[in-house]
RNA sequence: UUCUUAUCCAGAGAGGCUGAGGGACUGGCCCUAUGACGCCCGGCAACCUAAAUAUACCCAUUUGUAUAUUUAACGGUGCUAAUUCCAGCAGGUGAAAACCUGACAGAUGAGAA
Numbered sequence: 001u002u003c004u005u006a007u008c009c010a011g012a013g014a015g016g017c018u019g020a021g022g023g024a025c026u027g028g029c030c031c032u033a034u035g036a037c038g039c040c041c042g043g044c045a046a047c048c049u050a051a052a053u054a055u056a057c058c059c060a061u062u063u064g065u066a067u068a069u070u071u072a073a074c075g076g077u078g079c080u081a082a083u084u085c086c087a088g089c090a091g092g093u094g095a096a097a098a099c100c101u102g103a104c105a106g107a108u109g110a111g112a113a
Base pairs, nucleotide, nucleotide: 001113002112003111004110005109006108007107008106013041015040016039017038021031022030023029025088026087027086028085042080043079044078047076048075049072050071051070052069053068054067055066056065057064084105089102090101091100092099093098
C1' cells in the first nucleotide's frame, strides 16, 4: 500500500510544555492568544486479550467450536470539541423548510497478501 471483516448517536482533565493553526478531501459550518495543532502526564473505552455463565453443534468421553451475556484491564492498539460536526452519490416523505434509508468516502481494530 492492497484485500477481507467488525464497529463508528455512548465515554474521556478548567494538568504541564510549546506556540498558530486545526476539524482527512470539496462545499458549508465551527474550534482557536480566555491559547489551536503537536508532545508528555492523566483519563475513556474494551477491538486484540483473560475468566465465568447460558444455548447450539461436534465427539464414545475428556476436549473442542460458534453465538449471547457478565466481569477484569497487566500487555498491544485506539480514542479523549461538535453523530465520522453536517452535506457531497442514489432513493423515499414533504407545498416548502426539513426529515428518513442505503451506498460512497474516511477512521480504528483483527486477519491476510

This is a predicted structure of a 113-nucleotide RNA (SAM riboswitch aptamer (S box leader)) from Clostridium magnum DSM 2767. The source organism's lineage runs through Bacteria, Bacillota, Eubacteriales, Clostridium and Clostridium magnum. Its mean pLDDT, the model's own confidence on a scale to 100, is 83. The RNAcentral record of the sequence draws on Rfam and Ribocentre. Of the family's consensus pairs, 97% are formed in the model. RNAcentral records the identical sequence in 2 taxa.